A computed fold for a 102-nucleotide RNA from Jeotgalibacillus campisalis, annotated as Purine riboswitch aptamer.
Its mean pLDDT, the model's own confidence on a scale to 100, is 77.
It matches the Rfam family "Purine riboswitch aptamer". For this family Rfam cites "Riboswitches Control Fundamental Biochemical Pathways in Bacillus subtilis and Other Bacteria" (Mandal et al., Cell, 2003).
The organism belongs to Jeotgalibacillus, within Bacteria.

[in-house]
RNA sequence: GAGAAACAGAAUAUACCCCUUCAUAUAUGUUCGAUAAUAUGGUUCGAAUGUUUCUACCAAAUCACCUUAAAUGAUUUGACUAUGCAGGCGGUCUUUUUUAGG
Numbered sequence: 001g002a003g004a005a006a007c008a009g010a011a012u013a014u015a016c017c018c019c020u021u022c023a024u025a026u027a028u029g030u031u032c033g034a035u036a037a038u039a040u041g042g043u044u045c046g047a048a049u050g051u052u053u054c055u056a057c058c059a060a061a062u063c064a065c066c067u068u069a070a071a072u073g074a075u076u077u078g079a080c081u082a083u084g085c086a087g088g089c090g091g092u093c094u095u096u097u098u099u100a101g102g
Stems, first nucleotide, its partner, number of pairs: 003098001005097002008094002016091002018088003022084004026056001029049006041066002050057001058078007
């Protein structure tokens, strides 16, 4: 002496950290620029906007659409982050035991 386990105790403490449910924000959304492909395809990069808001702005599946062109669409499921309420026989602080390591 990190960490771990167990016994007992304490109270700064209606605190703090962690976990869970819920609520609010945002619709994991929208717009623009560049870039790649073409029915065995529909990509990638960047910027802006949206929140009394930091961050994020994606993934998977299904269906459609585009007759070879430059453009994709719909649906479903799933979070993360910020703040707040509630719940926890979760943690901390002290003592003892033990231990990696020094």